[in-house]
RNA sequence: GGGCGAUUAGCUCAGGGGGAGAGCGCUGCCUUCACACGGCAGAGGUCGGUGGUUCGAAACCACCAUCGCCUA
Numbered sequence: 001g002g003g004c005g006a007u008u009a010g011c012u013c014a015g016g017g018g019g020a021g022a023g024c025g026c027u028g029c030c031u032u033c034a035c036a037c038g039g040c041a042g043a044g045g046u047c048g049g050u051g052g053u054u055c056g057a058a059a060c061c062a063c064c065a066u067c068g069c070c071u072a
Base pairs, nucleotide, nucleotide: 001071002070003069004068005067006066007065010024011023012022013021018055026042027041028040029039030038048064049063050062051061052060
C1' cells in the first nucleotide's frame, strides 16, 4: 500500500428502516443483629464522526477516525 471485520449503557454484547434493549455492574427499598444471597423498583446512551438516501436512519450508501485480522 491492498483486502476484510468491528465501533450501541461503566463492562460483555443483541438489535439490520418506524418502540434504543439484555446480562453483569451501580443506586434505593424489603429481607438479616449485620453482611452475603434473594425479591422489588430506579438511574445511566448526542447508537464513533461528517455528509448522503428516505416521509422517517442505530440500521442502507460514501468518506474520515480508532481497533483487530489477512496479504504484499
The RNA shown here (transfer RNA) has 72 nucleotides and comes from a Nitrospirota bacterium.
Its Rfam family is "tRNA". By type it is a transfer RNA.
RNAcentral holds the sequence, with entries from ENA.
The prediction has a mean pLDDT of 83.
The organism belongs to Nitrospirota, within Bacteria.